The RNA shown here (c-di-AMP riboswitch aptamer (ydaO/yuaA leader)) has 145 nucleotides and comes from an uncultured Myxococcales bacterium.
It was read from a public genome assembly, where an Rfam model found it.

[in-house]
RNA sequence: AGAAUGCGCCCGCCGAGUUCCGCCGUGUGCGGGAGCGGGGGACCCACUCCUUGGGGCUCAUUCAGCGCACGACAUCCAUGCGCUGAACGGAUACUUCUCGGUCCGAGCCCGUCAGCUAACCCCGUAGGCGUCGAGGAGUUUGCCA
Numbered sequence: 001a002g003a004a005u006g007c008g009c010c011c012g013c014c015g016a017g018u019u020c021c022g023c024c025g026u027g028u029g030c031g032g033g034a035g036c037g038g039g040g041g042a043c044c045c046a047c048u049c050c051u052u053g054g055g056g057c058u059c060a061u062u063c064a065g066c067g068c069a070c071g072a073c074a075u076c077c078a079u080g081c082g083c084u085g086a087a088c089g090g091a092u093a094c095u096u097c098u099c100g101g102u103c104c105g106a107g108c109c110c111g112u113c114a115g116c117u118a119a120c121c122c123c124g125u126a127g128g129c130g131u132c133g134a135g136g137a138g139u140u141u142g143c144c145a
Base pairs, nucleotide, nucleotide: 011130012129013128014127018034019033020032021031022030023029024027035125036124037123038122039121040120045115053113054110055109056108057107061087062086063085064084065083066082067081068080069079088105089104090103091102092101094138095137096136097135098134099133100132
């Protein structure tokens, strides 16, 4: 001098995941309120088979082809995984539209059970990151005159 790592503070992005109060043993602690988000749950309406189980959160789904795994052997089907492609969904930093570019499509949960659903009931309030352009229409801030 530089790198990694740790801690603190500040600006911002994805996301519901923010904020206030109290308590104590001061902790990534416990409890409560507000805000935001999710689920269950009538009449009416809707739906038709729930072992090929079914369902929920989320952008995170569908299809086709190929390969692998699965079994005494072989084929087929189903299932899982991988690769390729397509459709569709999502992110890209003030907002929105159009055009392009680049990425992502994971994970978790309920437990045989749930359509919608007023009253009512229950739950969550994490985690991970660091800004690609062009044009149109807006909004806001700073600086100069």

The prediction has a mean pLDDT of 81.